Transfer RNA from Gloeocapsa sp. UFS-A4-WI-NPMV-4B04, 72 nucleotides, folded computationally.
Its Rfam family is "tRNA". Rfam links the family to the GO term triplet codon-amino acid adaptor activity. By type it is a transfer RNA.
Its mean pLDDT, the model's own confidence on a scale to 100, is 84.

RNA sequence: GGGCGGUUAGCUCAGCGGUAGAGCGCUUGCCUUACAAGCAAGUGGCCGAAGGUUCGAUUCCUUCACCGCCCA
Numbered sequence: 001g002g003g004c005g006g007u008u009a010g011c012u013c014a015g016c017g018g019u020a021g022a023g024c025g026c027u028u029g030c031c032u033u034a035c036a037a038g039c040a041a042g043u044g045g046c047c048g049a050a051g052g053u054u055c056g057a058u059u060c061c062u063u064c065a066c067c068g069c070c071c072a
Base pairs, nucleotide, nucleotide: 001071002070003069004068005067006066007065010024011023012022013021018055025043026042027041028040029039030038048064049063050062051061052060
């Protein structure tokens, strides 16, 4: 330099046109002598950035940034 994949909650990942979810984590309460586990209730995101298309974009298109793999 070229090709491909990825970027969504603190972490790991779903979702892929109609204003976003799970598991784990974290907080509080219950339980326990206590801790863990368990149970209940909460906590959390300008969906990498900027444009474009659309009535409407996390989702489609373009450019850029960053991460990974392959080729040279």